[in-house]
RNA sequence: GGAGUCAGCCGGGCGACGGCUCUUCCCAAUGCUGGGAGGGGAGGAAAGUCCGGACUUCACAGGGCACGGCGCCUGGCGCAAGCCAGGGCGGGGCGACCCGACGGAAAGUGCAACAGAAAGCAGACAGCCCGCAAGGGUGAUGGUGAAACGGUGGGGUAAGAGCCCACCAGCGUUCCGGGUGACCGGGACGGCUCGGCAAACCCCGCCGGAAGCAAGGCCAAAUAGGGGGGCGGUGACCCGGCCCGGCGAGCCCCCGGGUUGGCCGCAUCAGACAAAUCGUCGCACAAAGACAGAAUCCGGCUUACAGGCUGACUCCCUUA
Numbered sequence: 001g002g003a004g005u006c007a008g009c010c011g012g013g014c015g016a017c018g019g020c021u022c023u024u025c026c027c028a029a030u031g032c033u034g035g036g037a038g039g040g041g042a043g044g045a046a047a048g049u050c051c052g053g054a055c056u057u058c059a060c061a062g063g064g065c066a067c068g069g070c071g072c073c074u075g076g077c078g079c080a081a082g083c084c085a086g087g088g089c090g091g092g093g094c095g096a097c098c099c100g101a102c103g104g105a106a107a108g109u110g111c112a113a114c115a116g117a118a119a120g121c122a123g124a125c126a127g128c129c130c131g132c133a134a135g136g137g138u139g140a141u142g143g144u145g146a147a148a149c150g151g152u153g154g155g156g157u158a159a160g161a162g163c164c165c166a167c168c169a170g171c172g173u174u175c176c177g178g179g180u181g182a183c184c185g186g187g188a189c190g191g192c193u194c195g196g197c198a199a200a201c202c203c204c205g206c207c208g209g210a211a212g213c214a215a216g217g218c219c220a221a222a223u224a225g226g227g228g229g230g231c232g233g234u235g236a237c238c239c240g241g242c243c244c245g246g247c248g249a250g251c252c253c254c255c256g257g258g259u260u261g262g263c264c265g266c267a268u269c270a271g272a273c274a275a276a277u278c279g280u281c282g283c284a285c286a287a288a289g290a291c292a293g294a295a296u297c298c299g300g301c302u303u304a305c306a307g308g309c310u311g312a313c314u315c316c317c318u319u320a
Stems, first nucleotide, its partner, number of pairs: 001316010013283006020041009043291001047302002050300005055212004062244004067208005072087006088102001089100004103203002108201002110197002125142002127138004150168006169193001171190008216264004226255006238246001
């Protein structure tokens, strides 16, 4: 000097003028409202609505199934979801470092485009071998594919093949050692190899009652009650998808009629009518420019993002 990795942060500042919205006080009007002074006014993701919590309602009775969430280990924080630190395993990178829904595929069901002869249990297109031929043997060679049923060498054979043997890899069982643990290292035995996908169904373990601020509560207004149909002590309605259990007398739909306003919920000084949070100019500057806009609140996750700052580290080149 160049190329990168990780962590944290900013994502506009100051001034003038002019607006928007909420609010306190004063004045005027005292009906809407107007004026003056002061204060507050989007984000790191306010987003997606994926996960969890608060809060609210639902028989003042629960249990099971179904369904949903989570899934390496240890420690810490947290109600939880999750986060942090260290570590294990698998994969990628020369490296700093990064990625992993990281329990189970020798329980069962299912899936695999195109290519290829053949895609899960076998299978013969070419080739090789036997044979006059018909036909048969062969997964060692070629070609296809993301994936073709262990690898190398030797024996063997008509040609071949775990068919046999040695070594290696991998799997299962078991033993020893290390580690809190995930797991790691080593030995023996075994059949010679048993493929992939569980963010496919499913199985295992742990956790979870359901619905959600259009939850829900209060005040006011209106009222009438009528007609029709259905279900119900053989148990309706009620905790919702089902069952058991509990309760115990009403419940549902249609026709036609009446009313259809306001407040709270609602915010530690953003905040509602789902409506405000801005514009112009100047200064510094390389330049003000990305993604984006609160609706009950809070904690996470994920996704989007012009440009810039700080620190630590890696690789390459050059010079000394």

Bacterial RNase P class A from a Fimbriimonadaceae bacterium, 320 nucleotides, folded computationally. It was read from a public genome assembly, where an Rfam model found it. Taxonomically the source falls in Fimbriimonadaceae (Bacteria, Bacillati, Armatimonadota, Fimbriimonadia). Its Rfam family is "Bacterial RNase P class A". The family's RNA type in Rfam is ribozyme. Gene Ontology terms of the family: ribonuclease P activity, tRNA processing and dimeric ribonuclease P complex.